[in-house]
Small-subunit ribosomal RNA, central domain from a metagenome, 347 nucleotides, folded computationally. Its Rfam family is "Bacterial small subunit ribosomal RNA".
Context: one part of a larger RNA
RNA sequence: UUGGGCGUAAAGGGCGUCUAGGCGGGGGGUUAAGUUAGUUGUGAAAUCCAUGGGCUCAACCCAUGAACUGCAUCUAAAACUGAUUCUCUUGAGUUCGGGAGAGGAGAGCGGAAUUCCCAGUGUAGCGGUGAAAUGCGUAGAUAUUGGGAAGAACACCAGUGGCGAAGGCGGCUCUCUGGCCCAGAACUGACGCUGAAGCGCGAAAGCGUGGGGAGCGAACGGGAUUAGAUACCCCGGUAGUCCACGCUGUAAACGUUGUGUACUAGGUGUUAGAGACUUGUUCUCUAGUACCGAAGUUAACGCAUUAAGUACACCGCCUGGGGAGUACGCCCGCAAGGGUGAAACUC
Numbered sequence: 001u002u003g004g005g006c007g008u009a010a011a012g013g014g015c016g017u018c019u020a021g022g023c024g025g026g027g028g029g030u031u032a033a034g035u036u037a038g039u040u041g042u043g044a045a046a047u048c049c050a051u052g053g054g055c056u057c058a059a060c061c062c063a064u065g066a067a068c069u070g071c072a073u074c075u076a077a078a079a080c081u082g083a084u085u086c087u088c089u090u091g092a093g094u095u096c097g098g099g100a101g102a103g104g105a106g107a108g109c110g111g112a113a114u115u116c117c118c119a120g121u122g123u124a125g126c127g128g129u130g131a132a133a134u135g136c137g138u139a140g141a142u143a144u145u146g147g148g149a150a151g152a153a154c155a156c157c158a159g160u161g162g163c164g165a166a167g168g169c170g171g172c173u174c175u176c177u178g179g180c181c182c183a184g185a186a187c188u189g190a191c192g193c194u195g196a197a198g199c200g201c202g203a204a205a206g207c208g209u210g211g212g213g214a215g216c217g218a219a220c221g222g223g224a225u226u227a228g229a230u231a232c233c234c235c236g237g238u239a240g241u242c243c244a245c246g247c248u249g250u251a252a253a254c255g256u257u258g259u260g261u262a263c264u265a266g267g268u269g270u271u272a273g274a275g276a277c278u279u280g281u282u283c284u285c286u287a288g289u290a291c292c293g294a295a296g297u298u299a300a301c302g303c304a305u306u307a308a309g310u311a312c313a314c315c316g317c318c319u320g321g322g323g324a325g326u327a328c329g330c331c332c333g334c335a336a337g338g339g340u341g342a343a344a345c346u347c
Base pairs, nucleotide, nucleotide: 003319004318005317006316007301008300012315014201015200016199017198021194022193023192025088026087027086028085029084030083031082033081034080035077036076037075038074040072041071042070049065050064051063052062053061054060091191092188093187094186095185096184097182098181099180103177104176105175106174107173108172109171110154114150115149116148117147118146119145120144121143125136126135162169163168206247207246208245209244210243211242215241216240220236221235222234223233258314259313260312261311262310263309266292267291268290269289270288271287272286273285274284275283276282277280296303297302320347321346322345329340330339331338332337
């Protein structure tokens, strides 16, 4: 609870798409549902209110009036909202010409490194640490040279650089494919914004089936450290990490800031493009990205044309701490668990 809020105090849904709904650009006509003014009817009595009166006052009672803010009906108005019709181009979209990009999917290829295997050289150590030890090594290790195999990740370029709705995306080439930006013209003619439900996407970990397994590495074993050491350090090491298909649906899913539109000083850098001339270490414009700052705002910190300023539209959410994101019920899931989500009690 008709209030005030949601960057950090409680609070923006992880993200998109779309349905219902809510809201919606300029001009003209018609209508009259909403709206406005009036008519008529009704709105029982009591109550309430005003005035007057009766009980010695009051409570109480009686009378008159007002009121009953409503509903229906008819008449009128036509500014606004709605409905309908004609029309417009600035919102939105389409086409044509350019442009940038780790946007997505699939296939192929490449080099460095690592580990392992084979062979050569070579001999007693190697490795590791704060110091050590476990470990590896005379069955020839480490080091080094040549050859081979495997898997995973792509140094430099690399940038408060780029792309994507978010999650996220980084070697190279090809194929398929989404979105975005710029310039000017033509076209459609409000086709728009938001969006409960629904549907889809959604890091890591985890699960199912089948592969793969170099390095790393939960669990686990050992060595140290320590009073202890179920840790930090060291030697090993399984699941996993990788691939295909299916599930899970959560994160500090964060800019802790919902989406859209309009308006409100500037300055500096940078990405993509366009334009201008005096062709420059120049200026202007559009779209992004970052920093600093005016007004304004904020509890302060800070934010400040990428707003947390000024407004509007729509959605989501909050309402003291603990109990508790728990219990119960329902829905989803193979499971793990997820979604929805209390109360007693207590301070």